[in-house]
A computed fold for an 88-nucleotide RNA from an uncultured Pelagibacteraceae bacterium, annotated as Glycine riboswitch aptamer.
It was read from a public genome assembly, where an Rfam model found it.
Its mean pLDDT, the model's own confidence on a scale to 100, is 79.
């Protein structure tokens, strides 16, 4: 001591799926009951990876939690910024 890569931050995209019925209600939302969605987290199986022990792993499944105008939220992408680790 870059790059690339990892976390943090700001900014911008960023999908699904009842504006359901009853009650209630400070109107923000709550309860209670059927239907439905996967792209927050969890979980679980797996290709493949590793292996002295412990093990690791998905945008698949699962729907516990989340969600089912808007609005928050949102995996993930891009762009800054910055942080740690580290060749030539």
């Nucleotide at each position: 001591a870059a790059a690339u890569u990892u976390c943090c931050u700001a900014c911008g995209g960023g999908a699904g799926a009842g504006a359901c019925u009853a009650c209630u209600u400070a109107c923000g939302a709550g309860u209670a009951g059927c239907g439905c969605c996967g792209a927050a987290g969890g979980a679980g199986c797996a290709a493949c990876c590793a292996c002295c022990c412990c093990g690791g792993a998905a945008a698949c499944u699962c729907u516990c939690a989340g969600g089912c105008a808007a609005a928050a939220g949102g995996a993930c992408c891009g762009u800054a910024c910055a942080u740690a680790u580290u060749a030539a």